[in-house]
RNA sequence: UGACCGAUGGUGUAAUUGGCAACACGUCUGAUUUUGGUUCAGAAGAGUUCUGGUUCGAUUCCAGAUCGGUCAA
Numbered sequence: 001u002g003a004c005c006g007a008u009g010g011u012g013u014a015a016u017u018g019g020c021a022a023c024a025c026g027u028c029u030g031a032u033u034u035u036g037g038u039u040c041a042g043a044a045g046a047g048u049u050c051u052g053g054u055u056c057g058a059u060u061c062c063a064g065a066u067c068g069g070u071c072a073a
Base pairs, nucleotide, nucleotide: 001072002071003070004069005068006067007066010025011024012023013022019056027043028042029041030040031039049065050064051063052062053061
């Protein structure tokens, strides 16, 4: 310098060709237990890296930027 891939709750990952984001672990509360752990029930927690565009509607499509990774020179 060029090509490609990625960025989503605290963590790791989903979201099948666009329709207001789900699962596991973790956290909190309650039940169970002498206590802890296990198990069961419930709750909180992200508007998706940023800016703009297309669209009735964008995590998804388009353009640019930032950061991370891989490859080539």
Record summary: This is a predicted structure of a 73-nucleotide RNA (transfer RNA) from a Bacteroidales bacterium. The sequence is in RNAcentral, with records from ENA. Its Rfam family is "tRNA". Rfam describes the family as follows. Transfer RNA (tRNA) molecules are approximately 80 nucleotides in length. Rfam links the family to the GO term triplet codon-amino acid adaptor activity. The same sequence occurs in records of 4 taxa.